[in-house]
RNA sequence: GACGUGUUUGCGGGAGAGACCGAGUUCCACUUUUGUGCAACCGGCGCCGACGGAGCAACUGCCCCGGAAACUCUCAGGCAAAAGGACCGCUAACACGAU
Numbered sequence: 001g002a003c004g005u006g007u008u009u010g011c012g013g014g015a016g017a018g019a020c021c022g023a024g025u026u027c028c029a030c031u032u033u034u035g036u037g038c039a040a041c042c043g044g045c046g047c048c049g050a051c052g053g054a055g056c057a058a059c060u061g062c063c064c065c066g067g068a069a070a071c072u073c074u075c076a077g078g079c080a081a082a083a084g085g086a087c088c089g090c091u092a093a094c095a096c097g098a099u
Base pairs, nucleotide, nucleotide: 003097004096005095006094007093008092010090011089012088013087018045020044021043022042024041025040026039028037029036030035046079047078048077052075053073054072055071059066
C1' cells in the first nucleotide's frame, strides 16, 4: 500500500396499503356570516409490512433448553405529499484478522 469482516458518519436509490366513512372540538384559509375546504384529536370499518416487537423448521434416540429469515402474526407502526423505511451502492473513520 492493496484485501476481508464488523461498527459508525455522510451522500444516493428504496416497496406496500382508504387523500375511506361519521358527529363534535380546535387551528388555518375562503366566504354572501354561519357555510365550504384542509389538518389534528375522537369513533368505526377496511387494508399494509421493508423501522421496532413476537413465533417457529432442520439440528437431537427421548425430554428440557437453544434455534434463522425478506417466512408467519400484526402488539406498536403505517395507508396523498412530507417524514420514516429493511436492503443496496459509494465515501470516510475506528477495531480485528490475514498476507